[in-house]
Transfer RNA from Nitzschia sp. NIES-3576, 72 nucleotides, folded computationally. It matches the Rfam family "tRNA". Rfam describes the family as follows. Transfer RNA (tRNA) molecules are approximately 80 nucleotides in length.
RNA sequence: UGAAGUGUAGCCUAAUGGUAAGGCAUUGAACUUUGACUUCAAAAAUUGUAGGUUCGAGUCCUACCUCUUCAG
Repeated sequence: UGAAGUGUAGCCUAAUGGUAAGGCAUUGAACUUUGACUUCAAAAAUUGUAGGUUCGAGUCCUACCUCUUCAG
């Protein structure tokens, strides 16, 4: 320099263009002499950024950014 891919909650992973789900972790309650385990409940996402298409975009298109890989 060129090409390909990746980006979703603190972490990991889902989601046929149709109201973004689950696990771990966190917080609260129950249980316990205490802690751990277990059970119940709650909160946490402008889906990397900015535009476009569409009645409707995490998903499709464009540019940029981060990271990874390949070629030179």